[in-house]
RNA sequence: GCUCCCAUAGUUCAACGGAUAGAACGUCGGUUUGCGGAACCGAUGAUGACCGUUCGAUUCGGUCUGGGAGCA
Numbered sequence: 001g002c003u004c005c006c007a008u009a010g011u012u013c014a015a016c017g018g019a020u021a022g023a024a025c026g027u028c029g030g031u032u033u034g035c036g037g038a039a040c041c042g043a044u045g046a047u048g049a050c051c052g053u054u055c056g057a058u059u060c061g062g063u064c065u066g067g068g069a070g071c072a
Stems, first nucleotide, its partner, number of pairs: 001071007010025004018055001026044006048064005
């Protein structure tokens, strides 16, 4: 330099172009306990940036950013 892949809660992953973007772990609060852990109940928190297509974009297209793989 060329080609391809990936980017969603703090972490690991879901989500046919249309539901309030969902789950587990984590964190916080409560119940329980002599204290803690475990268990149960509740809360918390995300679509990398910009533009485009569309009535509607996490999803489709473009550029950029970051990460990875292959070739040279």
Molecule: transfer RNA
Organism: Candidatus Collierbacteria bacterium